Order: sequence, then structure tokens, then C1' cells
RNA sequence: GGAGGUAUAGCUCAGUGGUAGAAUGUGUGCUUAGCAUGCAUGAGUUCCUGGGUUCAAUCCCCAGUACUUCCA
Repeated sequence: GGAGGUAUAGCUCAGUGGUAGAAUGUGUGCUUAGCAUGCAUGAGUUCCUGGGUUCAAUCCCCAGUACUUCCA
């Protein structure tokens, strides 16, 4: 220099053009003499940024940023 991939909850990751989820962590309660485990329940995500298309965008298109892979 060229061509790809990834970006979503504190962390690890799903997800589909039509109100965004799991697991883990975390708060509260129950259980215990106490701790751990277990059970119940709650909170938590302007879906990387800015535009565009659309009635409607996390999803499609363009540009940018960060990380990463391959080629030279």
C1' cells in the first nucleotide's frame, strides 16, 4: 500500500427491517449459627460515530474511528 473481519448490558456473546436477549457478574429477599451453594426477584444496553434509503434501521448503503486477519 491492497483486500477482508469485528464493534450490542460491568464481562463473554446471540439476534432479526417492526417495542433487544442469554449466560456470568451485580442489588434485594429466602435458605444457614455463619460462609459458600441453591431458589425467587429487580436494576442495567442513546446496539462504535456521522450521514443516507425506508412508514419504520441494531439489521440495508456510504464515510469515519478503534481493534484484528491475510497478501505485498

The RNA shown here (transfer RNA) has 72 nucleotides and comes from Vicugna pacos.
Its Rfam family is "tRNA". The family's RNA type in Rfam is transfer RNA.
RNAcentral records the identical sequence in 3 taxa.